[in-house]
RNA sequence: GGGGAAAUAAUAUAUCUGGUAGUAUAACACUUUUGCAUAGUGUAAGGACUGGUUCGAGUCCAGUUUUCUCCA
Numbered sequence: 001g002g003g004g005a006a007a008u009a010a011u012a013u014a015u016c017u018g019g020u021a022g023u024a025u026a027a028c029a030c031u032u033u034u035g036c037a038u039a040g041u042g043u044a045a046g047g048a049c050u051g052g053u054u055c056g057a058g059u060c061c062a063g064u065u066u067u068c069u070c071c072a
Stems, first nucleotide, its partner, number of pairs: 001071007010025004019055001027043005048064005
């Protein structure tokens, strides 16, 4: 320098053809206990960035950034 892949909650990850963004762990609150742990219930927390297409975008298109990988 060229090709390809990826970016979703604090962490790990789903979301199949565009139509309400889920799950687990962690955090917080409550219940349970003499207390702690375990267990149960609940709550908060998210689409890398900028545009475009569309009635509607995590998903499609373009660009930017970062990471991984292959070639040279």

Notes:
RNAcentral holds the sequence, with entries from ENA. A computed fold for a 72-nucleotide RNA from a Rickettsiales bacterium, annotated as transfer RNA. The source organism's lineage runs through Bacteria, Pseudomonadati, Pseudomonadota, Alphaproteobacteria and Rickettsiales. The coordinates come from a structure-prediction model, not an experiment, and the mean pLDDT is 81. Rfam family: tRNA. Gene Ontology term of the family: triplet codon-amino acid adaptor activity.